[in-house]
Molecule: c-di-GMP-I riboswitch aptamer
Organism: Rhodocyclaceae bacterium
RNA sequence: UCCGACUAAAGGCAAAACCUCCGAAAGGAGGUGACGCAAAGUCUCCGGUCUAAAGAGUUCUGAGGACAGGGCUCCAGGAUAGCGGGAUUGCCGGC
Repeated sequence: UCCGACUAAAGGCAAAACCUCCGAAAGGAGGUGACGCAAAGUCUCCGGUCUAAAGAGUUCUGAGGACAGGGCUCCAGGAUAGCGGGAUUGCCGGC
């Protein structure tokens, strides 16, 4: 500098959809099922994304007020590890 990292073997996980349950929702658990995945094993440490019950603001309605209900906006401590990064553990093969 060029070429190759192929071929495998044993397996593993399980998208969408459907059913049941939990949750305000995002989403999660179990069963069925496979879209795919060399970590699609585990962990929210960093970023992204999703949801917004409670909370705050605003507005409308009831009804003049307290108050109640509806709409909109903000908001993560909620969610996503099959969105990336990171940490960590693991199977086989080659050197």